[in-house]
Molecule: transfer RNA
Organism: archaeon
RNA sequence: GGGCCCAUGGUCUAGCCUGGUUAGGACGCGUCCUUGACGUGGACGAGAUCUCCGGUUCAAAUCCGGGUGGGCCCA
Numbered sequence: 001g002g003g004c005c006c007a008u009g010g011u012c013u014a015g016c017c018u019g020g021u022u023a024g025g026a027c028g029c030g031u032c033c034u035u036g037a038c039g040u041g042g043a044c045g046a047g048a049u050c051u052c053c054g055g056u057u058c059a060a061a062u063c064c065g066g067g068u069g070g071g072c073c074c075a
Stems, first nucleotide, its partner, number of pairs: 001074007010027004020058001029045005051067005
């Protein structure tokens, strides 16, 4: 220098191809119930405008263009 892949709550991850519900789930966290207490179990809740900028569209995590960071391969 060239090619491919990845980036979504504190952590892991689904959703992206095929645009449209308030972005879903697990763990963790908080409150309450349960217990003599802890743990387990149960109920509820807080927490991400989806790596950044721009474009297309009535509407973008999703499509298009360009960056940033990371990984792999070729040279």